[in-house]
Predicted 3D model of a 1399-nucleotide RNA (small-subunit ribosomal RNA) from an uncultured bacterium. The prediction has a mean pLDDT of 84.
């Protein structure tokens, strides 16, 4: 000293929490000593039994009881009965002194109770000290006891009898009282001093003769008693109280003063500086905590109050209204003979009951201290000590030191090993506090007391001798023993020191806040290890603090909680300028007081602290006297800058009432004049031929005042607009005449206060809440539209509110400019207009300092200062109950609490979002062309079935998809049979000579059984290979997790983006740079710029293809030449075509207009190709926890005679349906048939396979050719001529089903493909939607490969034919760049309100 939680992040506001330090503590766990302290906080709840106040015979009468003595009787005696107060002494009892202290509790009290500091000329004070005086004489009773009554008792009655330091009279008597007269004094009431007259007292007891005690005054001490100032809780949702109340006069009472109390009088006292009323609570010194200011408490200690089951009440006595006295009255509890009594623990212990909780029915007067005594002594639950309790606070201890094979064990890990626990243990060597066991033991007593000495002297000092100790043989000393008898407990995710492995699997369970657990938890349990305190560690409660989060020190109010709606103004706060007095705050200096303790300093004593004695400081307070007079108050005197008041002008939608006006609308009433009018997005409702709308004239009502009009004016705010009068009211300017501080703010108070609302009258044109009724809709009680009442409008009254906003309270004073507008003034130039400059009011806007969290404010502060006055103090309940006040009501003011959350909340930031804005793009829309949906058939999917119909993929970005091909195999799926070191991989061991092959038996096969055949090397021990057998390590898994992973992939999107470093800018998150003006297909490129650079992404580097050279020639070519069987066939030959290397060329190079003299657009020439020629491969940083654990790999889990392995058979092909992709077609731009023309590209050896025969035909047969620019596949096909069909469900369309077959292949039954012949469905162009394409492209033809025994309408690839449009971006979708919103950031598929239901 600070940290943690509000976001995706930032900064602020702000509550919550934490980390400290305490406590009469409690509870969990755990414990060795000792010192020193402390122990019912809760029921002022009841209380069993015992003690806690008595004592004095030196005051008395006595004699119950003990002892003793002395007599008597009996007994040989011991010794027993009995008698005697004669003796120590004494129980009751008269009497004195004391129970009023000591001790406990805090119930009441908000009070002169306590504090603190006065005062008493308004009191008392027993015992004690001083000092001055007395102390004569008499008497009268009563208690015990004796006798007798009553009652259960407790207790009482009656009769006799006697004492006193008991009580009672006389006499003495003043410095007491009272009354009277005289002097002096002071402080109001009075007080002192002389002096006369009244009234009042004693125990001559006791005595050790020495004194003790006794009366009356005075006077100290001590203790009280009263009365004042100041100070003492919350609540105004408690605002008025108060009749003995306030005052007086007189009485009466008290110890004293007083309405303490009574009679009379008079009406007063108190109170917003809080009275009264309710709650609460004993007050202080002090204790905790804080840097301090302060907060919270009042347990031990000390002080002062009250209080003694509850309430009252007086008596005794110096003292009570009295804890262990008394009378009443209550509740309680006991006893009872039912008539009646008894009691009071909040004293020490102790019991029950409360509760989380607090101790022995202890020991002692040893010492201190109190009562009584003359003393000895008694008597003390005051005190001193002990016992229990880790309840604190402080000390000691559980050893110390060597010692590494770094043992064993646990735990951990990359595990033939390493690292921790760890010098830690063994083991060795020392010590001995503490422990047991024995010995000594000081001082608490310097005392008291007695007893005696000596001194001075007549009760003190001083010495010497006996006695006296509870605790306790304690403490402290020594002696012997021997690591011997001693560690726990919380916590390890952050705060907050201190980490792992295993269990669990949002379960169990932890939390002080954030918050963890949903199969890899450092956050739950356990274990190992660490950390942090330690005989204690931890929770829990409570209080401070941290919290400047109630803010005097020390906060705030535009936007975070907060400025009253306005103004006037009481009361209080502040309040110019000069002088004098005064001295009340202030300041200074002295006194006095501030109790002891406690807390600080400085010593001292227990071996050391803790404790504890001594000094000294402090006690920041109050009181009292001097003293200073700056500045505040108070008062007296001026003054003029404040503020007012006069003169002269000036401006205005100020405010009232009156009276005037066009325009517009409505409605009447006529004229004109017909079919519509309105109205809306589109309609209707509605009005209208009974003449509407439309138009002209007259007239009538009500309301509001277009153009000026503005960032303007004016007002205190609300609010004010047509022209005039009238009154009333501000404000500014100029002047410096007049008053002289009269000023500022203002809690109650008062007064104005839009709209709407309420109340009575009027008024009602036009609009228009409710209402009707049309539309809209999924409803539509709304948005539009017809209509339409209160209302709007005057008068007069109430309401009192609003985003009554500048979301900013008023006043005053200071603090750079720069610009506009409004109202007056002055000055220069100019002299009509007008320009510049200059002050003063007001209204704007833009800046600088400063300020603020920023946003922003910024001479009209949200700067810098003063004054006052409102208000805020986490969010929700809630501006809600309830209570009062107001209000005709509607309602308005005032304004909690519980309960609940960790947040709510401002400002700025990045994104994502908008049925926000600006710009651009893209077969995205539009211009087209041709599909899809509609039929049949393929094909994939979903549903459904099923033993099983194996799995996966799900919007674009799953659905001819993994699958470039399921009859068996594949195959993973299902029912059945079989194996278990295993179908497959490395190790051991043991036997064999194998293995392959071939047979033959069995089975559905698979498996099983049985036979034939049959190794290689050699040093002869054995090895090399297989093969069976065997035993465990292991194999195996298309079992799970794609949300544990890697590696590949899809998409956005080939869309133009995406970052960084260093500077700058921000408080920060970020910003800039990347934005801005042009271009671009592009963040592409130029310019500009607080930014300069640069990286990943475009563009190029690469393949293909268009052109052209060069080089090569196995296929072209007769181009030039020969031969020919007329086929480049064959010589020759590379010229062209081609093919395969390798160059060239295209770069906005050149022109010209536009652009900013740019980048770059446009046209244009050359060019085979023109602006990226055309395609392709390549996919930034990144999203979707996107797709795959079944292509591979790979953590964990799981399964092992199976979730492994092998077999034969099914199944992946099932089928009321439903969706996707496609193929065929519906036909004449077309079937059919005939005959004839032109490709690219690719395959081939377990292959293509030619001719040739044979079959109608798939195809068979036979094998020439060709590892292929040479041979085959192989026919292209659509076109194109020519014939034929003629608009029909056909000569269109081919499902469908027969029959007969071919090819493949162990095998075409579930379930191939093809061919002939015959069958001939559906369907004539497809609803709603909905797709693909911009040029060799769609659109249509054919062909050809992968995979493959076989099986394409799929896919991947080839050529041929070859079109139409694209005005343009205003919509739909998707994307980029900028800005704007914003309560989203898991990011609109957000977020969030409300009603229902379920729980």
């Nucleotide at each position: 000293a600070g940290a943690g939680u509000u976001u995706g992040a930032u900064c602020c506001u702000g509550g919550c929490u934490c980390a400290g330090g305490a406590u009469g503590a409690a509870c969990g766990c755990u414990a060795g000593c000792g010192g020193c302290a402390g122990g019912c906080u809760u029921a002022a709840c009841a209380c069993a039994u015992g003690c806690a106040a008595g004592u004095c015979g030196a005051g008395g009468g006595g004699c119950a009881g003990c002892a003793c003595g002395a007599g008597g009787u009996a007994g040989c005696a011991a010794u027993a009965c009995u008698u005697u107060g004669g003796u120590g002494g004494c129980g009751a009892c008269c009497g004195g002194c004391g129970c009023a202290c000591g001790g406990g509790u805090g119930c009441g009290u908000a009070a002169c109770g306590c504090g603190u500091a006065u005062g008493c000329a308004a009191c008392c004070u027993a015992c004690c000290u001083u000092u001055a005086a007395c102390a004569g004489g008499g008497g009268c009773a009563u208690a015990a006891c004796a006798c007798u009554g009553a009652g259960a008792a407790a207790u009482u009655g009656g009769u006799a009898c006697u004492a006193a330091u008991u009580c009672c009279c006389c006499a003495u008597a003043a410095c007491a009282u009272u009354c009277g007269a005289g002097a002096a004094g002071a402080c109001a009431u009075c007080u002192u001093c002389u002096u006369g007259g009244g009234u009042u007292a004693a125990a001559a007891a006791c005595u050790c003769c020495g004194g003790u005690g006794g009366u009356u005054a005075a006077a100290g001490a001590u203790g009280g008693g009263c009365a004042u100032g100041c100070g003492u809780u919350g609540u105004a949702u408690u605002a008025g109280c108060u009749a003995g109340u306030u005052g007086g006069u007189g009485a009466g009472g008290u110890a004293a003063c007083g309405g303490c109390u009574c009679a009379c009088c008079a009406a007063g006292g108190c109170a917003a500086c809080g009275a009264u009323a309710c709650a609460u609570a004993g007050g202080g010194g002090g204790a905790c905590u804080g840097a301090g200011a302060g907060g919270u408490u009042a347990a031990c200690c000390c002080c002062c109050c009250a209080c003694a089951u509850u309430g009252g009440u007086a008596c005794u006595g110096a003292g009570a209204c009295a804890c262990g006295g008394a009378c009443c009255a209550a509740a309680c509890u006991c006893c009872u003979a039912c008539g009646g009594g008894a009691g009071g623990c909040a004293g020490c212990a102790g019991u029950g009951a409360g509760g989380a909780a607090u101790a022995u029915u202890g020991g002692u007067c040893a010492a201190u201290g109190g009562a009584c005594g003359c003393a000895a002594g008694u008597c003390u639950g005051a005190a001193c000590c002990a016992g229990c309790c880790a309840u604190g606070c402080c000390g000691c201890g559980u050893g110390c030191a060597g010692g590494a094979a770094g043992a064993c064990g646990g735990c951990u890990c990359u595990a033939u090993g390493a690292g921790u626990c760890g010098u830690a243990a063994a083991c060795u060597g020392c010590u001995u506090u503490u422990g047991u066991a024995c010995u000594a033991g000081g001082g608490u007593a310097a005392a008291c007391g007695c007893u005696u000495c000596u001194a001075c002297g007549u009760g003190u000092a001083g010495g010497a001798g006996c006695c006296u100790g509870a605790a306790a043989g304690u403490a402290u000393a020594g002696u012997a023993c021997g690591a011997a008898u001693a560690a726990g407990g919380a916590u390890c995710g952050g705060c907050u020191a201190a980490c792992u492995c295993c269990g669990u699997g949002c379960c169990a369970g932890c939390a002080g806040c954030c918050g963890c657990g949903g199969u890899a938890a450092u956050a739950c349990g356990g274990a190992g290890g660490a950390u942090c305190c330690a005989a204690g560690c931890g929770u829990u409660a409570u209080c401070c603090g941290g919290a400047u989060u109630u803010a005097u020190u020390g906060g705030g109010u535009u936007u975070a909680a907060a400025g009253g709606g306005u103004g006037c103004g009481u009361a209080g706060g502040c309040g110019g300028u000069u002088u004098g007095a005064u001295a009340a705050g202030u300041u200074a200096g002295a006194g006095g007081u501030g109790a002891a303790g406690u807390a600080c300093c400085g010593g001292g004593g227990c071996u050391c602290a803790a404790c504890u004695c001594c000094g000294g400081a402090a006690c920041u307070g109050c009181c009292u006297c001097u003293a200073a007079u700056a500045c505040u108050g108070u008062u007296g005197a001026a003054c003029u800058a404040g503020a007012g008041a006069g003169u002269a002008g000036u401006u205005g939608c100020g405010g009232u009432a009156g009276g005037c006006g066009g325009a517009a609308u409505g409605u009447a009433u006529g004229g004109u004049g017909u079919a519509g009018c309105g109205g809306u997005g589109a309609a209707a409702u509605g009005c209208u031929u009974a003449g509407a709308g439309a138009u002209c004239a007259u007239a009538c009502a009500g309301a509001a005042c277009a153009c000026c009009g503005a960032u303007u004016g004016c007002g205190a705010a609300g609010g004010c607009a047509g022209c005039u009068u009238a009154c009333c009211a501000a404000a500014c300017u100029a002047u410096a005449u007049c008053u002289g501080a009269c000023g500022c703010u203002g809690a109650g108070g008062c007064u104005c206060g839009a709209a709407a609302g309420c109340g009575u009258g009027g008024g009602g044109a036009g609009c228009a809440a409710a209402c009707a009724g049309g539309a809209u809709u999924a409803g539509a009680u709304a948005c539009c539209c017809u209509g339409g009442u209160a209302g709007u409008c005057c008068a007069c009254g109430c309401c009192g509110u609003a985003a009554a906003c500048g979301a900013u309270g008023a006043a005053u004073a200071c603090u750079a400019g720069g610009u506009g507008u409004u109202g007056g003034g002055g000055a220069a130039c100019a002299a009509u207009a007008g320009u510049u400059c200059u002050u003063c009011g007001g209204u704007g806007c833009c800046g600088c300092a400063g300020c603020a969290a920023a946003c922003g404010c910024a001479a009209u502060a949200a700067g810098u200062a003063u004054u006052c006055c409102a208000c805020c103090u986490g969010g929700g309940g809630a501006g809600u109950a309830c209570g009062u006040u107001c209000g005709c009501a509607a309602g308005a003011a005032u304004g909690a609490a519980a309960c609940u959350c960790a947040a709510a909340g401002g400002a700025a930031u990045u994104g994502a979002c908008g049925g926000g804005g600006a710009c651009c793009c893209g077969c995205a829309c539009a211009a087209g062309c041709g599909g899809u949906g509609g039929a049949g058939c393929a094909u994939g999917u979903g549903g459904u079935u099923u033993a099983a119909u194996u799995c996966g993929a799900a919007g674009c970005a799953a659905c001819g998809c993994g699958a470039a091909g399921a009859a068996c195999c594949u195959u993973a799926c299902c029912a059945a049979g079989u194996c278990u070191u295993g179908a497959c991989a490395u190790c051991c061991c043991u036997c064999u000579g194998a293995c392959c092959g071939g047979a033959a038996c069995u089975u559905a096969a698979c498996c099983g059984u049985u036979c034939c055949u049959u190794u290689c090397c050699u040093u002869c021990g054995g090895g090399a290979c297989a093969g069976a057998g065997g035993a465990g390590a292991c194999a195996g898994g298309u079992g799970g997790u794609g949300c544990a992973u890697g590696g590949u992939u899809g998409u956005c999107g080939u869309c133009a983006g995406c970052u960084c470093g260093u500077g700058u800018c921000g408080u920060g998150a970020g910003a800039u740079g990347u934005u801005g003006g042009g271009u671009u297909a592009a963040g592409u490129c130029c310019c500009g710029c607080a930014a300069c650079g640069a990286g990943c992404g475009c563009a190029a580097c690469c393949c293909c293809u268009a052109u052209c050279c060069c080089c090569a020639g196995u296929a072209g070519c007769c181009a030039g030449c020969g031969g020919u069987u007329c086929g480049g066939c064959c010589g020759g030959g590379c010229a062209c075509u081609c093919u395969g290397a390798g160059g060239a060329g295209a770069c906005u190079g050149c022109c010209a207009g536009g652009g900013a003299u740019a980048a770059c657009c446009u046209g244009g020439a050359g060019g085979a190709a023109g602006g990226u020629g055309g395609g392709g491969a390549c996919g930034a940083c990144g999203u979707c926890a996107a797709a795959u654990c079944a292509u591979c790999a790979u953590g964990c889990c799981c399964c092992u005679u199976a979730u492994g392995a092998c077999c034969a058979g099914g199944g992946c092909u099932a089928c009321a349906c439903a969706c996707g992709u496609g193929c065929u077609a519906c036909a004449a731009u077309g079937g059919c048939g005939u005959a004839a023309a032109c490709a690219g590209a690719g395959g081939g050896a377990a292959g293509c396979a030619g001719c040739c025969u044979c079959g109608u035909g798939a195809g068979a047969g036979u094998g020439a050719g060709c590892a292929a620019a040479u041979c085959c596949c192989a026919a292209a096909a659509a076109u194109a001529a020519c014939g034929u069909c003629u608009c029909a469900g056909u000569u269109c369309g081919g499902a469908u089903u027969g029959u007969a077959g071919u090819c493949u292949g162990c095998a075409a039954c579930u379930c191939g493909a093809c061919u002939a012949c015959a069958u001939g469905a559906a369907g004539c162009u497809g609803g709603a939607a909905u797709c693909g394409c911009u040029a060799g492209u769609a659109a249509u033809c054919g062909c050809g490969a992968a995979u493959c025994a076989g099986a394409a309408u799929g896919u991947c690839g080839c050529g041929g034919u070859g079109a139409a449009u694209a005005c343009g971006u205003u919509c739909c979708c998707g994307g980029g760049u900028c800005u704007u919103g914003c309560a989203c950031u898991c990011a609109c598929c957000g977020c969030c309100c409300g009603u229902c239901a379920a729980g």